[in-house]
SAM riboswitch aptamer (S box leader) from uncultured Macrococcus sp., 96 nucleotides, folded computationally. Model confidence (mean pLDDT): 81 of 100. It matches the Rfam family "SAM riboswitch aptamer (S box leader)". Gene Ontology term of the family: regulation of gene expression. RNAcentral holds the sequence, with entries from MGnify. The source organism's lineage runs through Bacteria, Bacillati, Bacilli, Staphylococcaceae and Macrococcus.
RNA sequence: CUUAUCAAGACGGAUCGAGGGAAAGGCCCUAUGACGUCCAGCAACCUACCUGAAGGCAAGGUGCUAACUCCUACAGCUGAAGCGCUGGAAGAUAAG
Numbered sequence: 001c002u003u004a005u006c007a008a009g010a011c012g013g014a015u016c017g018a019g020g021g022a023a024a025g026g027c028c029c030u031a032u033g034a035c036g037u038c039c040a041g042c043a044a045c046c047u048a049c050c051u052g053a054a055g056g057c058a059a060g061g062u063g064c065u066a067a068c069u070c071c072u073a074c075a076g077c078u079g080a081a082g083c084g085c086u087g088g089a090a091g092a093u094a095a096g
Stems, first nucleotide, its partner, number of pairs: 001096006012039004019029003024072003040065003045061003049056002069090001074087004
């Protein structure tokens, strides 16, 4: 850079000890122990295996385990407004 996906699921134990949720604004989580690490678990993108296919499996490579990608920023639609919907941007993950 290209393509695909991002409304589901896991959210428990040990350890550590103060930050964390990408960035800005918000709003949250957190000494009733966050973040990280290990175990455990979830999922099934790639490989392997099974299958005529649909699909299955979960061994290997990743990924993930508060909140829709936590929400909003830009554009369009709707509405008196609050708001709601769609798309985009940005981001994340996988494969190339």